[in-house]
Molecule: c-di-GMP-I riboswitch aptamer
Organism: Aquibacillus kalidii
RNA sequence: AUAUGAAAAAGGCAAAUUCAUUGAAAGAUGAACACGCAAAGCUAAAGGGGCUAAGUUCUGUAUUAGAAUAUGCUUGCCAGAUACCGAU
Numbered sequence: 001a002u003a004u005g006a007a008a009a010a011g012g013c014a015a016a017u018u019c020a021u022u023g024a025a026a027g028a029u030g031a032a033c034a035c036g037c038a039a040a041g042c043u044a045a046a047g048g049g050g051c052u053a054a055g056u057u058c059u060g061u062a063u064u065a066g067a068a069u070a071u072g073c074u075u076g077c078c079a080g081a082u083a084c085c086g087a088u
Base pairs, nucleotide, nucleotide: 003088004086005085012037013036017032018031019030020029021028022027035076042080043079047078048077049074050073051072055069056068057067058066059065
């Protein structure tokens, strides 16, 4: 330096749920908690996938319907560049 994650040490993150705030929604933030995580740290302006559809466009049976669409989200879906510790 590269590959790798046995047993450990030090430390770290925090799903679901509940409450509060926020948002059109998806979702986000804070608190409690602990399903899990060796990158569950960073990046949504490399790219693919997924969620939502306010606005916009189209259609219509036209008093509120349907369809398409991200500029809104998701890195705890894959991924990109990097990183602690350690047997090998």